This is a predicted structure of a 1512-nucleotide RNA (small-subunit ribosomal RNA) from an uncultured delta proteobacterium.
Its mean pLDDT, the model's own confidence on a scale to 100, is 83.
The RNAcentral record of the sequence draws on ENA and Greengenes.

RNA sequence: AGAGUUUGAUCAUGGCUCAGAACGAACGCUGGCGGCGUGCUUAACACAUGCAAGUCGAACGAGAAAGUUUCCUUCGGGAAGCGAGUAGAGUGGCGCACGGGUGAGUAACGCGUAGGUAAUCUAUCCUAAUAUUUGGGAUAACAUCGGGAAACUGGUGCUAAUACCGAAUACCCUUCAUUUCUGCCGGGUUAUGGAGGAAAGGUGGCCUCUUCAUGAAAGCUACCGUAUAAGGAUGAGCCUGCGUACCAUUAGCUAGUAGGUGGGGUAAUGGCCCACCUAGGCUACGAUGGUUAGCGGGUCUGAGAGGAUGAUCCGCCACACUGGAACUGGAACACGGACCAGACUCCUACGGGAGGCAGCAGUGAGGAAUAUUGCGCAAUGGGGGAAACCCUGACGCAGCGACGCCGCGUGAGUGAGGAAGGUUUUCGGGUCGUAAAGCUCUGUCAAGUGGGAAAAAAGUCUGAUGAUUAAUAGUUGUCAGAUCUGAUGGUACCACUGGAGGAAGCACCGGCUAACUCCGUGCCAGCAGCCGCGGUAAUACGGAGGGUGCAAGCGUUGUUCGGAAUUACUGGGCGUAAAAGGGCGUGCAGGCGGGUUGGUAAGUCAGAUGUGAAAGCCCUGGGCUUAACCCAGGAAGUGCAUUUGAAACUGCCAUCCUAGAGUAUGGGAGAGGAGAGUGGAAUUCCCAAUGUAGAGGUGAAAUUCGUAGAUAUUGGGAGGAACACCCGUGGCGAAGGCGACUCUCUGGACCAAUACUGACGCUGAGACGCGAAAGCGUGGGGAGCAAACAGGAUUAGAUACCCUGGUAGUCCACGCCGUAAACGGUGAGCACUAGGUGUAGCGGGUAUUGACCCCUGCUGUGCCGCAGCUAACGCAUUAAGUGCUCCGCCUGGGGAGUACGGCCGCAAGGUUAAAACUCAAAGGAAUUGACGGGGGCCCGCACAAGCGGUGGAGCAUGUGGUUUAAUUCGAUGCAACGCGAAGAACCUUACCUGGGCUUGAAAUUGCCCGGACAGCUAUGGAAACAUAGUUUCCUUCGGGCCGGGUGACAGGUGCUGCAUGGCUGUCGUCAGCUCGUGUCGUGAGAUGUUGGGUUAAGUCCCGCAACGAGCGCAACCCCUACCUUUAGUUGCCAUCAUUAAGUUGGGAACUCUAAAGGGACUGCCGGUGGUAAACCGGAGGAAGGUGGGGACAACGUCAAGUCCUCAUGGCCCUUAUGUCCAGGGCUACACACGUGCUACAAUGGGGCGUACAAAGGGAAGCAAACUCGCGAGGGCAAGCAAAUCCCAAAAAACGUUCCUCAGUUCGGAUUGGAGUCUGCAACUCGACUCCAUGAAGCUGGAAUCGCUAGUAAUCGCGGAUCAGCAUGCCGCGGUGAAUACGUUCCCGGGCCUUGUACACACCGCCCGUCACACCACGAAAGCUGACUGCACCAGAAGUCAUUGAGCUAACCCUUCGGGGAGGCAGGUGCCUAAGGUGUGGUUGGUAAUUGGGGUGAAGUCGUAACAAGGUA
Repeated sequence: AGAGUUUGAUCAUGGCUCAGAACGAACGCUGGCGGCGUGCUUAACACAUGCAAGUCGAACGAGAAAGUUUCCUUCGGGAAGCGAGUAGAGUGGCGCACGGGUGAGUAACGCGUAGGUAAUCUAUCCUAAUAUUUGGGAUAACAUCGGGAAACUGGUGCUAAUACCGAAUACCCUUCAUUUCUGCCGGGUUAUGGAGGAAAGGUGGCCUCUUCAUGAAAGCUACCGUAUAAGGAUGAGCCUGCGUACCAUUAGCUAGUAGGUGGGGUAAUGGCCCACCUAGGCUACGAUGGUUAGCGGGUCUGAGAGGAUGAUCCGCCACACUGGAACUGGAACACGGACCAGACUCCUACGGGAGGCAGCAGUGAGGAAUAUUGCGCAAUGGGGGAAACCCUGACGCAGCGACGCCGCGUGAGUGAGGAAGGUUUUCGGGUCGUAAAGCUCUGUCAAGUGGGAAAAAAGUCUGAUGAUUAAUAGUUGUCAGAUCUGAUGGUACCACUGGAGGAAGCACCGGCUAACUCCGUGCCAGCAGCCGCGGUAAUACGGAGGGUGCAAGCGUUGUUCGGAAUUACUGGGCGUAAAAGGGCGUGCAGGCGGGUUGGUAAGUCAGAUGUGAAAGCCCUGGGCUUAACCCAGGAAGUGCAUUUGAAACUGCCAUCCUAGAGUAUGGGAGAGGAGAGUGGAAUUCCCAAUGUAGAGGUGAAAUUCGUAGAUAUUGGGAGGAACACCCGUGGCGAAGGCGACUCUCUGGACCAAUACUGACGCUGAGACGCGAAAGCGUGGGGAGCAAACAGGAUUAGAUACCCUGGUAGUCCACGCCGUAAACGGUGAGCACUAGGUGUAGCGGGUAUUGACCCCUGCUGUGCCGCAGCUAACGCAUUAAGUGCUCCGCCUGGGGAGUACGGCCGCAAGGUUAAAACUCAAAGGAAUUGACGGGGGCCCGCACAAGCGGUGGAGCAUGUGGUUUAAUUCGAUGCAACGCGAAGAACCUUACCUGGGCUUGAAAUUGCCCGGACAGCUAUGGAAACAUAGUUUCCUUCGGGCCGGGUGACAGGUGCUGCAUGGCUGUCGUCAGCUCGUGUCGUGAGAUGUUGGGUUAAGUCCCGCAACGAGCGCAACCCCUACCUUUAGUUGCCAUCAUUAAGUUGGGAACUCUAAAGGGACUGCCGGUGGUAAACCGGAGGAAGGUGGGGACAACGUCAAGUCCUCAUGGCCCUUAUGUCCAGGGCUACACACGUGCUACAAUGGGGCGUACAAAGGGAAGCAAACUCGCGAGGGCAAGCAAAUCCCAAAAAACGUUCCUCAGUUCGGAUUGGAGUCUGCAACUCGACUCCAUGAAGCUGGAAUCGCUAGUAAUCGCGGAUCAGCAUGCCGCGGUGAAUACGUUCCCGGGCCUUGUACACACCGCCCGUCACACCACGAAAGCUGACUGCACCAGAAGUCAUUGAGCUAACCCUUCGGGGAGGCAGGUGCCUAAGGUGUGGUUGGUAAUUGGGGUGAAGUCGUAACAAGGUA
């Protein structure tokens, strides 16, 4: 610090996901040791049991027992001493308000921070001071008598105090009055007077003074205590500024409410409470209400700013079963106190009682989950005490848990036969791997044995020596000595013993992300954080080997921060529906605001002071062997407050200014607005006239109108609406919007020149107003147009598009509605930042007679364009540039602008506006393709123009289908179908049936055995084969050869062409496909290759940020057309001779043959074109613009075809899916299709005669001639391995003759008979011949194919395959046409351009209803909880008030009877918890039914959108 994921690819936007760190964690697997920490996050749920707060005899009275000793004894026991002034209980004091727990409540002065308290209190503690005088009456304990089951409790009687009460005194305190000075005004200070207010003693010691007098008492003294007032310290109360969660779908709240006066109350201020008066107070800077939550120091994360969090430790708060209220006290409204009510649990004799673990352990429950009913007060701290000491689940320790952090170990060195084994393999090897074994060492931890700390100081006692004192008491300080105290724990630590011995796992290995192979599985099982893996070769599932990472842990899950600049203060955006500018204006609050001078000092800046607790973080140093951990010191703590200063900027006050803003004057422009009136054209209707059969409408029609006279034409009239031309990216307006003319009223902008005001400004949440069309209400109006509706068409349907009608509405008046793609998709204002060119309005200058023209200023409105900006497109002085100010809005897609709630509306609806759930995308701009019922240009037998076919018939052949034991397999739009197959009777042959073989029919090789087992013959058999007989090999002795056995292996036309190679088809002989460098672009990419011409061609030329190059095109190659040269047999024959015949001599001219050359290149001429390329015409030429034909096929497409040509990975079979054999099948046949042949006839058919080819083939061959046969053919046989011989006759044609338009002398299928040939064999199932038979068919529907010249058509010939078998295929020549105006249309293709939501690329994508399943949500008659408001009833305990006729020790009076003061019980009143009734509100749960939404594999119906998506 980033990465993955939207796309074919790209950039940007944007979400989702990952890598990091952390945790009071949990779960899975695993687990050696130690140290330090840490451990109910859930039910503030319920709790058995034990413990957690007591102590003081030096405050007080009283005071045991057991036991033991002694004595007595009636032997039952009794008394005394010790135990012991002990235990236990009581009065009293202090403590129990600390410590410990929890986080329910609380959104608050609760907390934090800084202050205030002149508005306060403070027990204990400290300091210095004074006092501690004098009286009195009770009461518990106890005793006794009672009640009760118990808890407990009543009466009577006795008694003490540091318990209680009275009196005295009081510098002092409180209060009142007067008074002085002062201050921050409930204060301090001075003086006077009045009133009121204290106490308690205990212990030890000593006699200096007094009394008794050994010694005591009083007294003194020391200490402790008590009282008073002052101060300090500590703690607490109250108040204030600032900060402190979310919701506005909570907008208004409030009657003690806000304030005042006077009281009450409190330690103290205060509506805290009360009476009266006033009517206020809070709130958009968020009141009130709701939800959630203890707050902070800190902790986690982060670069920081922030975000999240509030376990352990520290501070504060709140709470103690739930609710309420008080008492005591310095302090409580009190966790282990009390009262009442409630719920729950327990005891009960049923009458009543008891209880509160959110203390430490522990139990149950809940939960994914959290420990021992341990030891000790030795240390630290706390309470009491004079002290010893007691108490202390605070605390110190131990136990349990890898829960976390830290440390250590599980060994070290050496060791290659690279062992065995595993795994893999291309079989060579690689790898685990120096790893192991082996050898040499070490000794941490654990185990055992032995030793063994620190944590301990104080206290007590003794001695010495100071202080105090009258004192050698006492108390106290210091020093020395003694004594005693350790839970942890015989622990840390140390030494020794033996010996590598007891100690390694977990996750991952497709990318992100470090780490790869084999096997299994086969969209199954499964994985998955995201993208995504798995459908037979899975580095992604499961296992294994290997590897990577971490390590006593490792992974997973959850949560937080980070990455995320993805809420943007630091640090984002809003033209392009990337999500986002309010429809527009006016304007209150708010925010921001021109220049000068002076002042001020709120903001701001600087210094100082205080504070910012400790712990923590950071730095330095130190202590545990190290570290974690701990200790000490420092720094930091960005904050707040106080104070001193500065005065630039902002604010405030004051002063002035004119540049912002405005006012006045003069002008002209304008569809700006409102009202009233006027006008002409057109449509429609009415009347009249002319006139006759149609009109209208459409792609074509029909509905419709018209003989009752339409349409058309003319004249007249009525009525409503809209204003042609002018009209212009012209004008006006804030926007919506505004268009005939005239008048009236009225708003705004602009220009010019001066004067005036003096910042009066900008923006603008709420608010108010305006606001197209449609719609609504009331009343008018209604010509045209026209939702709905009706009819006619179209269509598979057509609730549409088209047509004919037609009502609301459109118009007017008034009132609502308040929305639009209300768009410049661009909020308003100000300033700045190159220009060019139009246009509208108003000015200035020059010039002119004048109008133009030219230059120039301001305001508006357009286009182009630089810098700059932008993801790009684009914007660009009218900014989307550069800045400032203010407002609005956005934060993934869907759900959804929806639900609920509120507000508005008559309604329609508008506005505000979620969530559950679901997806990993959705979306923008641009790029390359592909596509379009988009456009342009161009080509092709593509159409057109022609010729001939197919489709109809019969037959041949292939295919589908069907059949079959099998009808082997493949090929399937063009580009399968006379295709693989250049030839299925057996073979082929792969299929079927049956019979055999199993190292095999053929191959390589190891080992063993045998030697003719071979061959031949015979038998059986359909054959393969089996059985028997017979014969008997060579050798260099290794063997060859053959047979048998055995092991490796063979074999497979079995599967996968979607694992492959090779080959092939197709687009397509179409003109394209690319690269290097450069340039442009952020980039994908573009440019080049586009453009203008031209071409068959990306062919060439020109131009051009391109310049070059490659594969294609063309050319080079072959055949053919002309010529030359060479050569002259087997070919040729002009001249000479010869023959039946180029037969022979001869010839080398010609033809021909076959080798080498020539020739054609737009070379020449003219025209067109741009002086180009090129085209057109011409000349010459055998041939002319590629002369004709062939071979040759770019990058790629179709997962095209082929595993059955061959090769090949993987899988499968191995007495069979291999192999051998016989027979059958591939030849079946209702039918459908393709390709052909032959025809339907007279341009023909038959007969006879006559003529002319080319190219091929031939030895297991071609075969002449002769001969036989009607013929196929047979016989015999010359020649020929071929320019020599043979196949071989060419046929159409030509000549002549017959047939004369008919199912024929056309046509030949089919069938019968007889044959020939090939072959082992023609039955299934060959070809041919002869005789006979003589079917369909008379030119072929829709549709469709080929062909542009030596072509189509037509005619024959040859060849391959092959024993035989072509109508097929491949070649050859003969005869030999017609037509092409042209490119509108169909098909295919090329280039450019355009749109796109397509990229598997239109056979694409994709929408909605319906049906089914599941999920969450809304509505809903109701049902049922929780919280809460208001009204009322009722009212426990308790405080307060009042009463108090009953009761009453302390004080006062008294006549001693009593009375008074005071108090208590009881009563009453106010307040009030729980409770009850009624009525509301808020918020949950649930619900018959219902509504839409989401998701789901291939469902149904249509085809709405994306291309002009077929109606933009």